The prediction has a mean pLDDT of 84.
The RNA shown here (c-di-GMP-I-GGC riboswitch aptamer) has 83 nucleotides and comes from Ureibacillus aquaedulcis.
The sequence was found by an Rfam model in a public genome assembly.
RNA sequence: UUUGAAAAAGGCAAAUCUAUUGAAAGAUAGAGACGCAAAGUCACAGAUCUAAGGUAAAAGCUAUGAUGGCUGGGCUGCCAAAU
Repeated sequence: UUUGAAAAAGGCAAAUCUAUUGAAAGAUAGAGACGCAAAGUCACAGAUCUAAGGUAAAAGCUAUGAUGGCUGGGCUGCCAAAU
């Protein structure tokens, strides 16, 4: 520098349940493991979810709220193999 077939030290933890929190989407903690080679990190671009507030007669529309375990991108890093 490239790669993640095999092996392996260590790591993360979906659904679900409980508690707390939030208008909601969600978030946090504990239990729990479906999976993950960046499932580390940053809402920058796209995508998706929500609609308290705003607007509207209502339906609805709207992110300033969310999702990094949806895709791309930035930054950083473990192990192994090859060069």
Lineage of the source: Bacteria > Bacillati > Bacillota > Bacilli > Ureibacillus.